[in-house]
Molecule: c-di-AMP riboswitch aptamer (ydaO/yuaA leader)
RNA sequence: GCGGCCGGAGCGCCGAAUCUCCCGCCCGCGCGGCGGGGUACCGGGGACCCAAGAUCCUUCUGGGGUGAAUCGACGAACGUCGUAGGGCGACUCCUGGCCCGAACCCGUCAGCUAACCCGGUAGGCGAGCAAGGAGAGGAGAA
Numbered sequence: 001g002c003g004g005c006c007g008g009a010g011c012g013c014c015g016a017a018u019c020u021c022c023c024g025c026c027c028g029c030g031c032g033g034c035g036g037g038g039u040a041c042c043g044g045g046g047a048c049c050c051a052a053g054a055u056c057c058u059u060c061u062g063g064g065g066u067g068a069a070u071c072g073a074c075g076a077a078c079g080u081c082g083u084a085g086g087g088c089g090a091c092u093c094c095u096g097g098c099c100c101g102a103a104c105c106c107g108u109c110a111g112c113u114a115a116c117c118c119g120g121u122a123g124g125c126g127a128g129c130a131a132g133g134a135g136a137g138g139a140g141a142a
Stems, first nucleotide, its partner, number of pairs: 011126004019038001021037006027030001040121006050111001062109001063106004071082004085100004091135005096129001
């Protein structure tokens, strides 16, 4: 000097998951951690209007929410194969390719919804789609 690996800081990415303004507490004391309030963002509940529904009785079936994660075929079932949809390239789109297509909550209640009310603020990364095409943007030279 070059290359590889590990760690830290900074910067950046996906995501609602941010800021560190105030108060209190704790320590191994750091722009540390926890709790509460606030800020920002996301989600849910919740009027009028609107939408939907509306003869009566009986029977069957609950219904809704977060999320991309629904629906269908076959099968006795486990499951298999597809599928709405979502993700993977670190500017975007198209073609092609690959992966996912879960889980949980409310508890018989929920359309929309101003005011108002409630809840959440995790996690994972530094690109591993080494492809093709189109566009945007940028740099250098003249």